[in-house]
RNA sequence: GCUUUCAACAUCCCCGUCCGCCGAAUCUCGUAUUUGGGCGGACUGAAGGC
Numbered sequence: 001g002c003u004u005u006c007a008a009c010a011u012c013c014c015c016g017u018c019c020g021c022c023g024a025a026u027c028u029c030g031u032a033u034u035u036g037g038g039c040g041g042a043c044u045g046a047a048g049g050c
Stems, first nucleotide, its partner, number of pairs: 001050007013036001016043007023035004027030001
């Protein structure tokens, strides 16, 4: 460097970061907010393989 499986790291557990799309909830109905819902992309990190 490529690849596979992942999120160890976290002020209990869960939760790596950012972005896009789709969905859900809320009320102030908006170029709104929330979502411990799903999918995708890039990146960070861990372990295995080459």
The RNA shown here (nadA riboswitch) has 50 nucleotides and comes from an Acidobacteriaceae bacterium. Its mean pLDDT, the model's own confidence on a scale to 100, is 81. The sequence was found by an Rfam model in a public genome assembly. Its Rfam family is "nadA riboswitch". Rfam classes the family as a small RNA. A reference for the family is Chen et al. (2020), "Structural distinctions between NAD+ riboswitch domains 1 and 2 determine differential folding and ligand binding", Nucleic Acids Res. NCBI's taxonomy places the organism under Bacteria, Pseudomonadati, Acidobacteriota, Terriglobales, Acidobacteriaceae.